[in-house]
Context: one part of a larger RNA
RNA sequence: CUAUGGUUAAGGAACUCGGCAAAAUGACCCCGUAACUUCGGAAUAAGGGGAGGUUGCUUUUGAAACCCGCAGUGAAUUGUCCCAGGCAACUGUUUACCAAAAACACAGGUCUCUGCUAAAGCGUAAGCUGAUGUAUAGGGGCUGACGCCUGCCCAGUGCUGGAAGGUUAAGAGGAUAUGUUAGAUAGAGGAAACUCGAUGAUUCGAAGCAUUGAAUUGAAGCCCCAGUGAACGGCGGCCGUAACUAUAACGGUCCUAAGGUAGCGAAAUUCCUUGUCAGGUAAGUUCUGACCCGCACGAAAGGCGUAAUGAUCUGGGCACUGUCUCGACCAUAGACUCG
Repeated sequence: CUAUGGUUAAGGAACUCGGCAAAAUGACCCCGUAACUUCGGAAUAAGGGGAGGUUGCUUUUGAAACCCGCAGUGAAUUGUCCCAGGCAACUGUUUACCAAAAACACAGGUCUCUGCUAAAGCGUAAGCUGAUGUAUAGGGGCUGACGCCUGCCCAGUGCUGGAAGGUUAAGAGGAUAUGUUAGAUAGAGGAAACUCGAUGAUUCGAAGCAUUGAAUUGAAGCCCCAGUGAACGGCGGCCGUAACUAUAACGGUCCUAAGGUAGCGAAAUUCCUUGUCAGGUAAGUUCUGACCCGCACGAAAGGCGUAAUGAUCUGGGCACUGUCUCGACCAUAGACUCG
C1' cells in the first nucleotide's frame, strides 16, 4: 500500500451527483398512537416505560424489601423513523450474463367479429386447436382498480349498409375484314426484240374452312348515396372596442369538416427559463404552493383525483454516525525480505 474487520477527542452531512457506505433502530411485555381513508386500513404509526437473582412448602399472579455486577433482551439472532410530491391502483412479470422500472401483466371498462361444420389459428392435405365449449361462450383491438367524467368534427382514410345511374373482366355474341378456290375471264409483261398464256397467264371470285373479331350482353369492385370516433385521425387567423391606464365581457372580417369543452397546467410535457410571486435555507438552477404568456396538456395512444401498496423517482427533517473537517490506531490475510 491492497482486502476484510474493529476503535476514535471536538464537531455532526460541513462529504458527495446523491447520506453512496457506515452508524443508528431492533426480540418480548406495558402504556400510547395523528392527518387521511375505499372504514378494511394507515399502525410495530409516532412517542414513552420495563427487564438479573433471593424472600419455608404447595398452583398462579401482584406488591414490597433485600442482594450482585461497569453493564440484567448482560452474548447472538432481531424494523431507523417522520413530512411533502411525481408515476404506477394493488400481489405479480421482465432484458439468463451492464436496465426490475414510470415498462409488461392485471381485475375492471369499451368496441368489434362469431349461430356452430362458429369466428380465429396451424397444416399441401388428412386432420387438429378453438371445445367434448355454444353469445353470461369464444377470437381480436384499445384502455387499465376505484371515484367524477369522457366535449366538438363523418371533409379525407377505414369499416358497415345501399342500390338508381356511370365505369368495368372472363364468358356469351358474331358484324366486318383477310387468306384459300370450284368457277368465270383472253390477254399479260416489256422501250424493243421477244416471252408467257384455254394443260388457264391476268383479273374477278360463291359456299366451305381458317384467321380476325365490331355492336350488344356481362358480377363484385370503383365512382356514387348514407351511417359510423372507447375507428385512423383532426380540434384556426386578423382587426377594433369600456369615463386614468391596462385588459377586453362585446363587435367586424377571412378560412374550415369542426375550430380544444370539463379538468389540469413552467408539468416525466415550458424553448425563452434559474419565468413571476409565496414557502422552506444565513444563502435553494432542485423541491412545494400559486399565477397562466400551454414554443408544443387535454379527455379510453383516456382527462383529473385517489386510501393502500413500491429493493420506484424527487425534495425536506429527527436520530445517527470516520461520508467529511483530518486524520490516527489496532487485528487478520496478502504485498515486501530471506528461504
The part of an RNA shown here (large-subunit ribosomal RNA, domain IV) has 339 nucleotides and comes from an uncultured Mycoplasmatota bacterium. Its Rfam family is "Bacterial large subunit ribosomal RNA".